[in-house]
RNA sequence: UGAUAGAGGUGCGUUUUUAAUUAGUAUCAAAGUGGAUUUAGCAAUGUGAAGCUUUGUGAAAGGUAAAAUCGCCGAAGUGUACAGUUUAGCUAAAAAACUGUAUAGCUGGUUAUAUAUAAAAUAUGUAUAUAACUGCCACAAAUUUGUGGAGAGCUAUCA
Repeated sequence: UGAUAGAGGUGCGUUUUUAAUUAGUAUCAAAGUGGAUUUAGCAAUGUGAAGCUUUGUGAAAGGUAAAAUCGCCGAAGUGUACAGUUUAGCUAAAAAACUGUAUAGCUGGUUAUAUAUAAAAUAUGUAUAUAACUGCCACAAAUUUGUGGAGAGCUAUCA
């Protein structure tokens, strides 16, 4: 230097099933009200648009928990850039979500608190900051502590 195999622990993620929440919400139908709708255009529309109220009907996705399964230890998450897909009758735009690629941009891992943000949400995720626990390496001191560092790191074996 290269290859192979491993370790951290409430360890990480995929898929399936079930459950709660989403929610008596959206949608649809009827009646009433309303009186012209948009970012732009087309379509529809005074034979009544958007919106609102009442009654009836009545979800789903994402996120979460449990179990099982599979793949693993930059596992994975996230920022930025590019490309694509989806969301209302259609096209485009805006906004949002998802997927892929690139980028040694950041994060060893877990938990708690605060702020911000996403979301229906006080669940939960993400970012920042603080604190605790924990693993690895280096140094110092002496068998237990302290300081510092980052995963392209660390340990073992082989060449």
Overview:
Lysine riboswitch aptamer from a marine sediment metagenome, 159 nucleotides, folded computationally. The RNAcentral record of the sequence draws on MGnify.